[in-house]
Source information:
This is a predicted structure of a 349-nucleotide part of an RNA (small-subunit ribosomal RNA, central domain) from a metagenome. Its mean pLDDT, the model's own confidence on a scale to 100, is 86.
Context: one part of a larger RNA
RNA sequence: UUGGGCAUAAAGGGCAAGUAGGCGGUACUAUUAGUCAGAUGUUAAAUACCCAAGCUCAACUUGGGCCCGCAUUUGAAACUGUAGUACUAGAGGUCAGGAGAGGGAAGCGGAACACACAGUGUAGCGGUGAAAUGCGUAGAUAUUGUGUGGAACACCUGUUGCGAAGGCGGCUUCCUGGACUGAUUCUGACGCUGAGGUGCGAAAGCGUGGGGAGCGAACGGGAUUAGAUACCCCGGUAGUCCACGCCGUAAACUUUGUUCACUAGGUGUAGGAGGUAUCGACCCCUUCUGUGCCAAAGAUAAUUCGUUAAGUGAACCGCCUGGGGAGUACGACCGCAAGGUUAAAACUC
Numbered sequence: 001u002u003g004g005g006c007a008u009a010a011a012g013g014g015c016a017a018g019u020a021g022g023c024g025g026u027a028c029u030a031u032u033a034g035u036c037a038g039a040u041g042u043u044a045a046a047u048a049c050c051c052a053a054g055c056u057c058a059a060c061u062u063g064g065g066c067c068c069g070c071a072u073u074u075g076a077a078a079c080u081g082u083a084g085u086a087c088u089a090g091a092g093g094u095c096a097g098g099a100g101a102g103g104g105a106a107g108c109g110g111a112a113c114a115c116a117c118a119g120u121g122u123a124g125c126g127g128u129g130a131a132a133u134g135c136g137u138a139g140a141u142a143u144u145g146u147g148u149g150g151a152a153c154a155c156c157u158g159u160u161g162c163g164a165a166g167g168c169g170g171c172u173u174c175c176u177g178g179a180c181u182g183a184u185u186c187u188g189a190c191g192c193u194g195a196g197g198u199g200c201g202a203a204a205g206c207g208u209g210g211g212g213a214g215c216g217a218a219c220g221g222g223a224u225u226a227g228a229u230a231c232c233c234c235g236g237u238a239g240u241c242c243a244c245g246c247c248g249u250a251a252a253c254u255u256u257g258u259u260c261a262c263u264a265g266g267u268g269u270a271g272g273a274g275g276u277a278u279c280g281a282c283c284c285c286u287u288c289u290g291u292g293c294c295a296a297a298g299a300u301a302a303u304u305c306g307u308u309a310a311g312u313g314a315a316c317c318g319c320c321u322g323g324g325g326a327g328u329a330c331g332a333c334c335g336c337a338a339g340g341u342u343a344a345a346a347c348u349c
Base pairs, nucleotide, nucleotide: 004320005319006318007303008302012317014200015199016198021193022192023191025087026086027085028084029083030082031081033080034079035076036075037074038073039072040071041070042069049065050064051063052062053061054060090190091187092186093185094183095182096181097180102176103175104174105173106172107171108170109153113149114148115147116146117145118144119143120142124135125134161168162167205246206245207244208243209242210241214240215239219235220234221233222232257316258315259314260313261312262311265294266293267292268291269290270289271288272287273286274285275284298305299304322349323348324347331342332341333340334339
């Protein structure tokens, strides 16, 4: 390189918009760059290959052909390209709707918890398998009242909904993104994918300044134990929270890239639209979008997947090539650091 692959064996980039590039709907016209056909020139000779001939055969020798290609030229016009015209099935816009924990900011709320103060009240409380450390006569625990504080939002809550992913859950207001349905009213291929680059990106961690109720790495103590640097208990600092700025990684998982087309059904559920029926609503039927389960064909090594494909095809990107060494060393780039990204080899089995 060819070939084969990527749910679980090695392998889908964490996610998105998008540059170059690759690929691209229907009809007509032109062109002839690609494409196809012919001719001419060139492709030294020898060799090689094919067909003959000559040494009895062969090796060997001789003759003829062949010689991918390149250039020029003549023609063809289906396909690709290019240019033009037109179209509406792709894509987008407009109008009208209903749904939603989508995002940002501000304000507000109740339960719980802790603390402070005050009242009642007295000897215990707390904790465990059992205990002890701990708290308590300086009046704890319990209970009532008042106040302060921070964090999280029970029930509703659901195989629910929304978001590209990470993720999003009390209530109200303001700002704001996307999807879906219906009308066919407009534009007229404006599309798909996307190397590099750019942005977003849980938790932990980092910087500066706040905040600190509960929880709680580290740490201290009590137990357990042969030991116990643990599991259990009592404390407890960073952190968890907020603002701004970094970090850029996760079992970032559906371990399944994005887009399009096609291929039996059944049954739930969420958001619409239409129909039948009706006084009206429900039920019922059809259809679109999402989200579950079961299953035909088909696929699979099997498990299983199965119109939300891992089926049948197409376009583009990413990635894999025995185990270890190693996601390491070195170098480069990024970072305040922690570290991240890129990424080998010797050697060994």